[in-house]
RNA sequence: CGCUUAUAGAGAAAGGCAGAGGGAAUAGACCCGAUGAAGCCUUAGCAACCUGUCCCUUGACAAGGUGCUGCAUUCUACUCAAAAACAUAUAUUUGGGAAAGAUAAGCC
Numbered sequence: 001c002g003c004u005u006a007u008a009g010a011g012a013a014a015g016g017c018a019g020a021g022g023g024a025a026u027a028g029a030c031c032c033g034a035u036g037a038a039g040c041c042u043u044a045g046c047a048a049c050c051u052g053u054c055c056c057u058u059g060a061c062a063a064g065g066u067g068c069u070g071c072a073u074u075c076u077a078c079u080c081a082a083a084a085a086c087a088u089a090u091a092u093u094u095g096g097g098a099a100a101g102a103u104a105a106g107c108c
C1' cells in the first nucleotide's frame, strides 16, 4: 500500500518558528485565513478505537498506544421513500441506503 470490521451532527487550547494558503479527490457552492493559512516544535486538553482498573452492564474511571482539539465527514452531486406544490414537466423539503474519504483494531 491492500483487505476486513467498527465508529463519526458531541467533546477539546495556548505559545514559538514560519509566511499564503486551507477545508480528501472531480465539479459546484459556502466558509476560514496578515486580528497570521498549511507545515514543524513544545506544553496543555478531549475521549473515538485499543489497553488498564472497577463493575457484571446497557455502564463508570484512567489517559499508557494511535488519534483528535473552526464550520454535521462544511454542504451537494449515486440511489430509494415520503411530504408539499402542481400540470403532464420542473424543482424544493425531510428521512434512509450506497459510494468515496477519515480514524481505530485485526490480517497478509
Base pairs, nucleotide, nucleotide: 002107003106004105005104006103007102013043014042015041016040017039021032022031023030026077027076028075029074044069045068046067048066049065050064051062052061053060054059073100078097079096080095081094082093083092
Model confidence (mean pLDDT): 80 of 100. This is a predicted structure of a 108-nucleotide RNA (SAM riboswitch aptamer (S box leader)). The model forms 97% of the base pairs in the Rfam consensus. It was read from a public genome assembly, where an Rfam model found it. Its Rfam family is "SAM riboswitch aptamer (S box leader)". About the family: The SAM riboswitch is found upstream of a number of genes which code for proteins involved in methionine or cysteine biosynthesis in Gram-positive bacteria.